Notes:
Predicted 3D model of a 133-nucleotide RNA (SAM riboswitch aptamer (S box leader)) from a soil metagenome. The prediction has a mean pLDDT of 78. The RNAcentral record of the sequence draws on MGnify. Its Rfam family is "SAM riboswitch aptamer (S box leader)". Rfam's curators write: The SAM riboswitch is found upstream of a number of genes which code for proteins involved in methionine or cysteine biosynthesis in Gram-positive bacteria. Of the family's consensus pairs, 97% are formed in the model.

RNA sequence: CUCAUCCAGAGGGGCUGAGGGACCGGCCCGAUGACGCCCCGGCAACCACUUCGCGUGAUCUCGAAGGUGAGGCCCCGCGAAGCAGGUGCCAAUUCCGUCCCCCACCGCGCUGCGGUGACAGGGGAAAGAUGAG
Repeated sequence: CUCAUCCAGAGGGGCUGAGGGACCGGCCCGAUGACGCCCCGGCAACCACUUCGCGUGAUCUCGAAGGUGAGGCCCCGCGAAGCAGGUGCCAAUUCCGUCCCCCACCGCGCUGCGGUGACAGGGGAAAGAUGAG
C1' cells in the first nucleotide's frame, strides 16, 4: 500500500499501584485495585493442514469420427465439513458521536448548486483494530 472482517462469542489467579477506554467531545471502568505484565483457562475460525463435493478451468488416457462422450489426476479455483499448528481476542456494537447523504426551510444563473437547521433512525465515508498478501 491492497483486500476481507468489525451489533456474535469467551475470565480466574498472582505481581504492581493510578490512571485507563487510540486521538477530540461525551459517557463509562477504576484503591471493593482498573490499565499493564506473568500463569492457567476459554472464545472464534483469518491463515496453515485434512477430507468431501463441484468446475465451458489446466493436464493425462481411452473412445467416437455426420461427433462433442467416458475416465484418471488432485495443479488451480469455488463451496462445505473437520482440526486447532501460526496469529488474534476474552467491559460496554470499533462503548457512542464527529464528516457526507437520506429529512425540513430558504435562495439561485434550477435534471442541479449554495446556505441554514436538526430529535430519532438508516446508508456511506474517514479514522482505528485484526488477519492475509